[in-house]
């Protein structure tokens, strides 16, 4: 070095000002923000190089949270004398599941550089992407550690 089992711990950011109004961080103008992974021509450092390390897209690929259904052999609650039945979770599937263009350089960019634009789950409440709240939860991953095996 490379793969496998367990264990740790990490694991989401954003209303600021004006204006209407009895009441709005939720309407209207201006502002704000951007999970994980791939890809990738930027940018930085090492290297005589080959080439490595580090960093790079909300809108491109694929995941993850939200919803909705079906299993659910196991775990928990519960009900019967037993047999059963009910609920509920881990788990597996399924289905849902926002938005991008023009211009430039090149050989090659929906990724660079300019420019204009869009997009964001459910409850709550004067309609919320940005307040409260299921959530001190969950998870996509990352990172470390022990192990074994190669």
């Nucleotide at each position: 070095u490379a793969a496998g089992u367990u264990c740790u711990u990490u694991g989401g950011g954003g209303c600021g000002g004006g204006g209407u109004g009895a009441a709005a961080u939720u309407c209207c103008c201006c502002a704000c923000c951007g999970g994980c992974a791939g890809u990738g021509a930027u940018u930085g450092c090492c290297g005589c190089a080959a080439g490595g390390c580090a960093u790079a897209a909300g809108u491109c690929u694929g995941c993850g949270a939200c919803g909705a259904g079906a299993g659910g052999a196991g775990g928990g609650c519960u009900u019967u004398u037993u047999g059963u039945g009910g609920c509920u979770c881990a788990c597996u599937u399924u289905c849902c599941c926002g938005a991008u263009u023009c211009g430039g350089u090149g050989a090659a960019a929906u990724u660079c550089c300019g420019a204009a634009a869009c997009c964001g789950a459910c409850g709550g409440u004067a309609c919320a992407g940005u307040c409260c709240g299921g959530a001190u939860g969950g998870a996509a991953a990352a990172a470390g550690a022990a192990u074994u095996u190669u």